[in-house]
Context: one part of a larger RNA
RNA sequence: UGACGGGGGCCCGCACAAGCGGAGGAACAUGUGGUUUAAUUCGAUGAUACGCGAGGAACCUUACCCGGGCUUGAACUGCAGGAGAACGAUCCAGAGAUGGUGAGGCCCUUCGGGGCUCCUGUGGAGGUGCUGCAUGGUUGUCGUCAGCUCGUGCCGUGAGGUGUCGGCUUAAGUGCCAUAACGAGCGCAACCCCUGCCUAUAGUUGCCAUCGGGUCAUGCCGGGCACUCUGUAGGGACUGCCACCGCAAGGUGUGAGGAAGGUGGGGAUGACGUCAAAUCAGCACGGCCCUUACGUCCGGGGCUACACACGUGUUACAAUGGGGGGUACAGCGAGUCGGUCGUAUGCAAAUGCGGUCUAAUCAUGAAAGCCUCCCUCAGUUCGGAUUGGGGUCUGCAACCCGACCCCAUGAAGCUGGAUUCGCUAGUAAUCGCGCAUCAGCCAUGGCGCGGUGAAUACGUUCCCGGGCCUUGUACA
Numbered sequence: 001u002g003a004c005g006g007g008g009g010c011c012c013g014c015a016c017a018a019g020c021g022g023a024g025g026a027a028c029a030u031g032u033g034g035u036u037u038a039a040u041u042c043g044a045u046g047a048u049a050c051g052c053g054a055g056g057a058a059c060c061u062u063a064c065c066c067g068g069g070c071u072u073g074a075a076c077u078g079c080a081g082g083a084g085a086a087c088g089a090u091c092c093a094g095a096g097a098u099g100g101u102g103a104g105g106c107c108c109u110u111c112g113g114g115g116c117u118c119c120u121g122u123g124g125a126g127g128u129g130c131u132g133c134a135u136g137g138u139u140g141u142c143g144u145c146a147g148c149u150c151g152u153g154c155c156g157u158g159a160g161g162u163g164u165c166g167g168c169u170u171a172a173g174u175g176c177c178a179u180a181a182c183g184a185g186c187g188c189a190a191c192c193c194c195u196g197c198c199u200a201u202a203g204u205u206g207c208c209a210u211c212g213g214g215u216c217a218u219g220c221c222g223g224g225c226a227c228u229c230u231g232u233a234g235g236g237a238c239u240g241c242c243a244c245c246g247c248a249a250g251g252u253g254u255g256a257g258g259a260a261g262g263u264g265g266g267g268a269u270g271a272c273g274u275c276a277a278a279u280c281a282g283c284a285c286g287g288c289c290c291u292u293a294c295g296u297c298c299g300g301g302g303c304u305a306c307a308c309a310c311g312u313g314u315u316a317c318a319a320u321g322g323g324g325g326g327u328a329c330a331g332c333g334a335g336u337c338g339g340u341c342g343u344a345u346g347c348a349a350a351u352g353c354g355g356u357c358u359a360a361u362c363a364u365g366a367a368a369g370c371c372u373c374c375c376u377c378a379g380u381u382c383g384g385a386u387u388g389g390g391g392u393c394u395g396c397a398a399c400c401c402g403a404c405c406c407c408a409u410g411a412a413g414c415u416g417g418a419u420u421c422g423c424u425a426g427u428a429a430u431c432g433c434g435c436a437u438c439a440g441c442c443a444u445g446g447c448g449c450g451g452u453g454a455a456u457a458c459g460u461u462c463c464c465g466g467g468c469c470u471u472g473u474a475c476a
Stems, first nucleotide, its partner, number of pairs: 001476002003473003007470007015460002019423005026315008034306002042053002064301007076124009087104001091100003107114002126290002129288003135284002137279003140275001142273001147186006153162003166177003192267004197235007206225003211222003238261001241255001242253004317416001321375007335362001338357008382413001387408007429452007
């Protein structure tokens, strides 16, 4: 100087407390461990692995296993020699890769040759093989915590200290005062984006107050841009005003005004560094290793196994509910190999025909909600696993191993031990909708969007993590 203390002081955080809802018990989905296996490819492992890489494993993907092939090689390229346009329908053998057959097809030219393809030889190839403890780049975490440093000066033999300490204050090393320090940098804050209010401007695909036309009805039409809305440019919030406390910074107020009040809400933004943290399988790269194989092509299998253990979720155990009928209101977004409406058939998944939209133009009955009827506390009209039968769709192909629909079946489960997680407001809880990936989909996952919409916080003694000062030290 740090680090540590079941030392002290001050302070903060859904850290505790106060509340609300879960997990831990059940079934299933998914990931992991273990076991099994020819293979169950690899990585991630306290917090910071475990619905993680994977934003989509039937083949492909695919790296794994078995079997069948190739060896200048699946792709790219230099040189030398030789041959031929390239390309290739059909048929045969084969699981396919591939091998054979070869109808057809005959490039450009300055006549030297060139382009393209094949064969032979040769130099590079190729490797998801190893090392993240050789690395770059990127990422997680402490932590959006308030810290981490420098120049000059001063102090100390020196390591180093001071500044950065102290008092008050703040979300903040934020600021004020004080001061052997005076300044500065990286962080904080602000500048950026979204959202909430207003103004100006511009009106088509949006809107419809006024005028006119038309309809069973509808901005449907002429017309208009007032309003809504959508773009663009500005304004607006600063403790600015008032009262009280304070030297100041600042704090308090059922204050005023205001759409918004003290950082208005949310996002992006992550200092010096820590964990030899993660990644050689995203990519790049040093070294090592393989080279008729650790490269590469193909068929099939596996990554989906199953005594078990754990994590994360979904659905429930019901009456604040379940079922039938009627009825209302969104936003984000994506759409032509597509979205979707109408109509016909079908119980339905779906299929046929017609229309509309390359979209502010077309299309999109949200669900919970509200009204009404049934159920009356039961393993039930709760719950839906599992299984049997029949179908639809995607795709070369649903056996291993897809989703969906219909009929039947109707398991466990009556609120979950010790323990443990999230959340402070349009939040939790609850309800549906959209998107990426994608032929299809194992999505209950991920990322967004809106609808309905709470309870509680006395307080900081205690648990956990962190910041500052101080003290002790068998630690460096």
This is a predicted structure of a 476-nucleotide part of an RNA (small-subunit ribosomal RNA, 3' major domain) from an uncultured bacterium.
Model confidence (mean pLDDT): 81 of 100.
RNAcentral holds the full RNA, with entries from ENA and SILVA.
Its Rfam family is "Bacterial small subunit ribosomal RNA". Gene Ontology terms of the family: ribosome and structural constituent of ribosome.